[in-house]
This is a predicted structure of a 75-nucleotide RNA (transfer RNA) from Candidatus Amesbacteria bacterium RBG_16_48_31. The sequence is in RNAcentral, with records from ENA. NCBI's taxonomy places the organism under Bacteria, Bacteria candidate phyla, Candidatus Amesiibacteriota. RNAcentral records the identical sequence in 9 taxa. The prediction has a mean pLDDT of 80. Rfam family: tRNA. Gene Ontology term of the family: triplet codon-amino acid adaptor activity. By type it is a transfer RNA.
RNA sequence: GCCCCUAUAGCUCAACGGAUAGAGUGGCAGUUUCCGGAACUGUUGAUGCAGGUUCGAUUCCUGCUGGGGGCACUA
Numbered sequence: 001g002c003c004c005c006u007a008u009a010g011c012u013c014a015a016c017g018g019a020u021a022g023a024g025u026g027g028c029a030g031u032u033u034c035c036g037g038a039a040c041u042g043u044u045g046a047u048g049c050a051g052g053u054u055c056g057a058u059u060c061c062u063g064c065u066g067g068g069g070g071c072a073c074u075a
Stems, first nucleotide, its partner, number of pairs: 001071007010025004018055001026044006048064005
């Protein structure tokens, strides 16, 4: 330098182009307990950035940025 994959809650992952973007875990509060843990209940929090297509984009297209891999170059 070229090519491919990838980016969603603090973390790990879901989501035919259409419902209020969900789950587990974590955080916070409560119940329980002598206290804590566990359990249960409630709550909190996310689509990398900029454009485009569409009635409608997490999803499709382009560019950029970050991450991973391959090839080439060098040796």